[in-house]
Molecule: small-subunit ribosomal RNA
Organism: uncultured bacterium
RNA sequence: GACAAACGCUGGCGGCGUGCCUAACACAUGCAAGUCGAGCGUGAAAGGGGCUUCGGCCCUGAGUAAAGCGGCGAACGGGUGAGUAACACGUGGGCAACCUGCCUCAAGGACUGGGAUAACUCCGGGAAACCGGGGCUAAUACCGGGCGAUGUCGUCUCGCGCAAGCGAGCCGACCAAAUGGUAGCUUCGGCCUCCGCCUUGAGAUGGGCCCGCGUCCUAUCAGCUUGUUGGUGAGGUAAUGGCUCACCAAGGCUACGACGGGUAGCUGGUCUGAGAGGAUGAUCAGCCACACUGGGACUGAGAUACGGCCCAGACUCCUACGGGAGGCAGCAGUGGGGAAUCUUGCGCAAUGGGCGAAAGCCUGACGCAGCAACGCCGCGUGCGGGAUGAAGGCCUUCGGGUUGUAAACCGCUUUCAGUGGGGACGAAAACAGACGGUACCCACAGAAGAAGCCCCGGCCAACUACGUGCCAGCAGCCGCGGUAACACGUAGGGGGCGAGCGUUGUCCGGAUUUAUUGGGCGUAAAGAGCUCGUAGGCGGCUCGGUAAGUGAGGUGUGAAAACUCCAGGCUCAACCUGGAGACGCCACCUCAUACUGCCGUGGCUAGAGUCCGGUAGGGGAGCAUGGAAUUCCUGGUGUAGCGGUGAAAUGCGCAGAUAUCAGGAGGAACACCAGUGGCGAAGGCGGUGCUCUGGGCCGGAACUGACGCUGAGGAGCGAAAGCGUGGGGAGCAAACAGGAUUAGAUACCCUGGUAGUCCACGCCGUAAACGUUGGGCACUAGGUGUGGGUCCUUAUCAACGGGAUCCGUGCCGUAGCUAACGCAUUAAGUGCCCCGCCUGGGGAGUACGGCCGCAAGGCUAAAACUCAAAGGAAUUGACGGGGGCCCGCACAAGCGGCGGAGCAUGUUGCUUAAUUCGAGGCAACGCGAAGAACCUUACCUGGGCUUGACAUGUACCGAAAAGCCAUAGAGAUAUGGUGUCCUUCGGGGCGGUACACAGGUGGUGCAUGGCUGUCGUCAGCUCGUGUCGUGAGAUGUUGGGUUAAGUCCCGCAACGAGCGCAACCCUUGUCCUAUGUUGCCAUCAGGUUAUGCUGGGCACUCGUGGGAGACUGCCGGGGUCAACUCGGAGGAAGGUGGGGACGACGUCAAGUCAUCAUGCCCCUUAUGUCCAGGGCUGCAAACAUGCUACGAUGGCCGGUACAACGGGCUGCAACACCGCGAGGUGAAGCGAAUCCCUUAAAGCCGGUCUCAGUUCGGAUCGGAGUCUGCAACUCGACUUCGUGAAGUCGGAGUCGCUAGUAAUCCCGGAUCAGCAACGCCGGGGUGAAUACGUUCCCGGGCCUUGUACACACCGCCCGUCACACCACGAAAGUCGGCAACACCCGAAGCCAGUGGCCUAACCCUUUGGGAAGGAGCUGUCGAAGGUGGGGUUGGCGAUUGGGGUG
Repeated sequence: GACAAACGCUGGCGGCGUGCCUAACACAUGCAAGUCGAGCGUGAAAGGGGCUUCGGCCCUGAGUAAAGCGGCGAACGGGUGAGUAACACGUGGGCAACCUGCCUCAAGGACUGGGAUAACUCCGGGAAACCGGGGCUAAUACCGGGCGAUGUCGUCUCGCGCAAGCGAGCCGACCAAAUGGUAGCUUCGGCCUCCGCCUUGAGAUGGGCCCGCGUCCUAUCAGCUUGUUGGUGAGGUAAUGGCUCACCAAGGCUACGACGGGUAGCUGGUCUGAGAGGAUGAUCAGCCACACUGGGACUGAGAUACGGCCCAGACUCCUACGGGAGGCAGCAGUGGGGAAUCUUGCGCAAUGGGCGAAAGCCUGACGCAGCAACGCCGCGUGCGGGAUGAAGGCCUUCGGGUUGUAAACCGCUUUCAGUGGGGACGAAAACAGACGGUACCCACAGAAGAAGCCCCGGCCAACUACGUGCCAGCAGCCGCGGUAACACGUAGGGGGCGAGCGUUGUCCGGAUUUAUUGGGCGUAAAGAGCUCGUAGGCGGCUCGGUAAGUGAGGUGUGAAAACUCCAGGCUCAACCUGGAGACGCCACCUCAUACUGCCGUGGCUAGAGUCCGGUAGGGGAGCAUGGAAUUCCUGGUGUAGCGGUGAAAUGCGCAGAUAUCAGGAGGAACACCAGUGGCGAAGGCGGUGCUCUGGGCCGGAACUGACGCUGAGGAGCGAAAGCGUGGGGAGCAAACAGGAUUAGAUACCCUGGUAGUCCACGCCGUAAACGUUGGGCACUAGGUGUGGGUCCUUAUCAACGGGAUCCGUGCCGUAGCUAACGCAUUAAGUGCCCCGCCUGGGGAGUACGGCCGCAAGGCUAAAACUCAAAGGAAUUGACGGGGGCCCGCACAAGCGGCGGAGCAUGUUGCUUAAUUCGAGGCAACGCGAAGAACCUUACCUGGGCUUGACAUGUACCGAAAAGCCAUAGAGAUAUGGUGUCCUUCGGGGCGGUACACAGGUGGUGCAUGGCUGUCGUCAGCUCGUGUCGUGAGAUGUUGGGUUAAGUCCCGCAACGAGCGCAACCCUUGUCCUAUGUUGCCAUCAGGUUAUGCUGGGCACUCGUGGGAGACUGCCGGGGUCAACUCGGAGGAAGGUGGGGACGACGUCAAGUCAUCAUGCCCCUUAUGUCCAGGGCUGCAAACAUGCUACGAUGGCCGGUACAACGGGCUGCAACACCGCGAGGUGAAGCGAAUCCCUUAAAGCCGGUCUCAGUUCGGAUCGGAGUCUGCAACUCGACUUCGUGAAGUCGGAGUCGCUAGUAAUCCCGGAUCAGCAACGCCGGGGUGAAUACGUUCCCGGGCCUUGUACACACCGCCCGUCACACCACGAAAGUCGGCAACACCCGAAGCCAGUGGCCUAACCCUUUGGGAAGGAGCUGUCGAAGGUGGGGUUGGCGAUUGGGGUG
């Protein structure tokens, strides 16, 4: 796009079409084929009239109805598509092998006789259908005789034709009829009109037969055939013919697909497509076939007959049970089937048909109407104005937007529908119009009666809200839905189409996705393992002929309709009509001859082959033979091990191994040479010699003269393994055994070991049989190796060397090709020829069938089902128990820890009314928390409040405000008392009431902002332009060096740039300078027991500012005259001086909704808020981080020395006194370089302890206290007295640290009333050891490589087993279908025979009969049926096998 459609929702009108695709299932009822009295004989009734003796009769109806004889028709028209793969159909021819009623033309004829029969009547049988018998009668019914040819047949003659025959002539034989009907005229004799009859010829029409070509799938159908193929003769037919029969011969068809199976009516056309094609064969038209199923003939011009006959069968109906009847695939209609397909209508008015002389009759053909949106076409459902942009709806950022000029409202119109009036054409001569009071015309009323369907994630045009929450659902493909869904449902809005719109189904297209046009086969599917060769296909140069192919012109045909174009008719269109075009084909005629074919056993030599001369070689087969090695046997020497592995063990060995020497046996394989070297078609071929033998290459150019290439089938060869028979068997070695390894180890390793490996003969016939590249020929740049020939070259010869050429074998590379990789004269380039093969993945190279094989198995080769991919090449990452380079306290080297103990803190778990929440490998766990007794507090229990504990606004009210006191209560709170603020008088502030609203540490860190962690202070991450690539992308950023560094240098199709690195900032280390209090005190002076205490000074220290200094700057070595690096000098400091802040693109949906902010959701007398008490501190257990220890480098006691950073008024507190002490009392100073915290400790000096659970260690517990605080019970810290646990250096494992670092020692601060701080953040004191080095572990960077990974190795993924479902195969069997075969039975019927029975015509006759004909009977054939064994195909099938999906 289309549809004979169906389904869902919806539905106003008209025109034109179309309407059982399924059950060729079964059918009630009516109708669908009759007509002719001008062929013939008969011949009613009702009704009407008259008469009557009431029984009936007469006339009319009427020669009517009706049936019968006879003629024509019924073989057309109409239906259906079952069968049919066929001369059925289409197309073009042929019939010298034929027929043709009615019709047309032409010629002629029609003489004379005869006997019946139906109707009718009588009788009989039967339920009926119907039948039998007697009797009568007619014809255009039937029969005889006669005439007769131009007819038919036969003999002969002539002419013609390609032919089997045609035409003409003579003779002979043989066949006709209805003088019937009718109109007119008539002198009644007849004449004449029209129709009919007979014969012959011709035509027309219709048919029959034959032939060429075309016409579906299947080879898992490969052979078929006995009337089969042909001949002779006969029969039969309208006619040819095995059509049939007898005899003879043995043929005929088939790979160009016979035979078989499946499916199917064929065509014009129809749909689609640019076309070529593909699909289809409704309606209309042509042909065929069929008429309940099967068989058969009759009649006839024509049938093997839809509405005829006979028989058989199934079914249905009637029946009096004896017997009968029927055939809608005609039109309507019914049941059934089905997703599904109409009225039991009107009319013969038109067109057409049958009969008739005609009038006419008949006609479910046909013309019309009805039903159905089933299709196509046309029309309408209004038009114009109308902004306050109404209301309502929806959305909203709350401003508004949108629905939307849409509506309302105003004005106008009336198509269609409606009502009324008029009213056709269709009818050629008229009396006849179903449609139809229709089309059409006029008038009237009134916007009046008339809109839906699908879609809105992408493809694909159209977006928001709410609901839902991987549910419900959607979905054509991709895919949506797990709480913010443009994808589900609804709404608003929008888009598309519109009396329709969607869905489903089918066909074509897109699909160059079966490729003729118009594809491929190295790696995506695809070259057969190789060769020979049959058929076939294709084929060198040249001459002549021919004209089959080919080309040109012409003739015929190509039905109509359809299609295209141009016109015309319905108002337009659909539709219809006319004309033209087209219908590629086919047949015939004429011409052309380039090419192809064919012919001339033509010619040629360039292809191919032969010959001659050389030449290389693991080419093949057989026989013979050689040495090395392994093993075994015998003997000698010899002693304790050997062997084997990562390490071992099994194994062998004192019965003497291994080792070693000598001798012997046997089998297999041939080191070195040896080479991308050679040979072969491939498989493959390797010691040496001999014999036989195939092929190649080079040179010559004597011979043949296209002998060629390919190759479906076919044949041969064909590694290894395997099989059969017989040998052989050293080594090796499936299976097997043992030992190891391992979680296991039916493996890898070891010790053994059988088939086998070897030989002969015979099978098998497969391999990653690979160059994953079929064979042949030709053409198209080169360079460089190598194997085999030949030629040239140094005046000649030889060996090198060089050059040329032919054949082979490699590498690199241009053009070109390729998806890319790559190929590239050995093509995967450019062409030609031939063969093989492919058509998404899985199922499956499987099943079934067939062929081969001893078997194993091989060859050929599907389907169901299932998936939305499978696959190739390349790219970027990531990964690797891949490689290279490099770095890091990463390892190593060291020092000290953790893991064991006790305690502290955090976490899990458990518990609990609650033990609030978060954090979860590194990167959660002394984390949020720099302070949980109340508070904090978010949790629990209980008690209260509801505009609220807190904010803003509006309105109203109040003076009862807050505060203080008292009472009740656990308190919140309640009650009472007291108390009255400011003001410019408007009010403010306060309280209450009400409404908006507040509030939430409720949820979502996977809706977010912000902040943070981490890789990682790792050196990376990118961009612009250019270039390369079809593209992803690459290049730059890789490479050579160098660096801490993508740091720098050099090189380079790249050149530049950005974010990072570094530097700039802070701090620390040296110096200079300025300044000089609260800091300092060298010099001067004063004073003190003493002290910068004082005057004074600012030199020093120090503080605060400013500056200098370090840059590989200098020297030397190395290095590419580089970057840089090594060493040195100077210097406080040297190569980034030390430390800090600073964290690229990004990753982890990392962390945080409980800091804060915030979308959405949720709660609203509660998930809000207030209060009291409790909990966050609970304790079988586990983990993490710490502290203190286990002691002598120590503990304890006494003495004594030296800091820095900081903090301080609700504070730090000197000093004095009291207390053993925590602390208390009093109190100066200090908002601090001034005073205080503030004695630093380790250290040093001296003493004591002496290796022990201790004078170590300090947990735990008891007592007594101090301090803070409203309050230390749950649950604070500290002091003191007493107590004195575990613990004697810590398993596997694991952490930190490279220098002022580790270790060790104290000090300060934040938070804070106090404190669970041993934590955290800072400060200073003392102050080490070690680094060979980069193999390994971990992490990281760069390059490279492989990849089936890309949520990226914590990836992907294979198979068994278990379970569920699905389709398929096998299967004892069982039940059907189909087509044949053999035999039996054998209806109807044709034919044949017979015909004892029967018989009007005609003939003979002796009147009996004969002849002739028939019934009957018999036979051949013969449908259905029966029996039988097979074939083929299908259903089911316990069980079983693999497969698919989850």